[in-house]
């Protein structure tokens, strides 16, 4: 310098204007609590509502999906069972987890490194398209060899001849057997490779490799390495039913708990039905009406509305120690979104960031035509994905671009 891997950062800056959603203060307003009264009102300090100015606040790496794990709430007595769902190498980590580290294996890749639901297919039952002999009880299309009934080129021999007669190659052969090496078929064919052996062949014998049994070594353990010894177990698939091991009760802040209006059920105690409670005209007298399972009080229990839950957290920085590491201990710091169908933005200008177009100016290669490259300047579109809703650990997915560090290969120079 070119190609890669892996890990982590980042989410445009700065002004100026228009705004929106919460807290707060200070000013006026209202009068619903409230507080006073000589009862046809007054007051506003408090709580409450509006208005206006000040002040400080006001999304995220995924706030997202809602897929796991918790906390926290109520339901249930919470023990065992069956179902049923999840989950599956070892070791660690965590509150916990299907996460997260490290280790083994198995694959992939030259190599940093990268995938992996990675128990059991010898408990059992079930499946395995097309092709193929056969798809799992093994079997035999074509081959390959062994016996073979006939056939039969051709040659002997007899015989005067017609013919007998023997022999007898063979790209001839009906049938019978043996093989599983060869070929074909297939995603997948019952150990591989080689030596010997055979009529051909075959773990038929060997020798290595694989595989099963057993032992030793090392490791906490998954393993992993050696040794012995058996000629040798049968495919694939558990993300098919099912075995074994492990875990889960269920519903989720619209959870819930708390104050607590109007109206209408309830419930309790008073008055009251011609000796008139109460109610209308009417604010008060009088007077008219009206007028009876009615009226007044009290109490409870829900409904509307408020209020908590709600944000200080297994939470985040920063030093220091322990650990490979994931995380862990101790010190020190910071800490104002919280709402309800829900604010946080919106134009302008300057600037940054890569692109892309254009003409300049240097550099290097080349005869050349060119071609590769660095810098200013100009324009020109663009700057993402997406948004708190009870709170946290994770995974998962969406993202324009920018820049870090570590590691691999490869070239080249000192």
């Nucleotide at each position: 310098g070119c190609a890669g891997u892996c890990a982590g950062c980042u989410a445009g800056a700065c002004g100026a204007u228009c705004g929106c959603c919460g807290g707060u203060c200070u000013u006026c307003g209202c009068a619903c609590g409230g507080g006073c009264a000589u009862c046809g009102g007054c007051c506003a300090a408090c709580g409450g509502c509006g208005a206006a100015g000040g002040c400080g606040g006001g999304a995220g790496g995924a706030a997202a999906g809602u897929c796991c794990g918790a906390c926290c709430u109520c339901c249930g007595a919470a023990a065992g069972g069956c179902a049923g769902u999840g989950c599956g190498c070892c070791g660690g980590g965590u509150a916990a987890c299907g996460c997260c580290c490290g280790g083994g294996c198995a694959g992939g890749g030259a190599a940093a490194c990268c995938u992996g639901a990675c128990g059991g297919a010898u408990a059992g039952u079930g499946g395995c398209a097309c092709a193929g002999a056969a798809a799992a009880u093994a079997u035999a299309c074509c081959g390959c060899c062994c016996c073979g009934a006939g056939c039969g080129a051709g040659g002997c021999g007899c015989g005067c001849g017609a013919g007998c007669g023997c022999c007898g190659a063979g790209u001839c052969g009906a049938g019978g057997g043996g093989u599983a090496a060869g070929g074909g078929u297939g995603a997948a064919a019952a150990g591989g490779u080689g030596c010997g052996g055979u009529a051909a062949g075959a773990g038929c014998g060997c020798a290595c490799c694989g595989c099963g049994u057993u032992c030793g070594u090392g490791g906490c353990a998954a393993c992993a390495c050696g040794g012995a010894u058996g000629g040798c177990a049968g495919g694939c698939a558990a993300a098919a039913c099912c075995c074994c091991g492990c875990a889960c009760g269920g519903a989720g802040c619209a959870a819930g708990a708390c104050c607590a209006a109007a109206u209408a059920g309830g419930g309790u105690g008073g008055c009251g039905u011609u000796u008139g409670a109460g109610g209308a005209c009417c604010g008060c007298c009088u007077g008219u009406c009206c007028g009876a399972g009615g009226c007044c009080a009290c109490c409870g229990g829900g409904u509307a509305g408020g209020u908590c839950g709600c944000u200080g957290g297994a939470g985040c920085c920063c030093g220091c120690g322990g650990g490979c590491g994931a995380c862990c201990g101790c010190g020190g710091g910071a800490u104002u979104a919280g709402a309800g169908g829900a604010a946080u933005g919106g134009u302008c200008g300057u600037c940054c960031c890569g692109c892309c177009g254009g003409g300049g100016a240097g550099g290097c290669c080349g005869c050349a035509a060119g071609g590769c490259u660095u810098c200013a300047c100009c324009g020109g579109a663009g700057g993402a994905c997406a948004g708190a809703a009870g709170u946290c650990g994770g995974c998962u997915u969406a993202u324009c671009g920018g820049g870090u560090g570590a590691c691999u290969g490869c070239g080249a120079u000192g």
Predicted 3D model of a 414-nucleotide RNA (Bacterial RNase P class A) from an Acidobacteriota bacterium. The sequence was found by an Rfam model in a public genome assembly. Rfam family: Bacterial RNase P class A. It is annotated as a ribozyme. The prediction has a mean pLDDT of 75.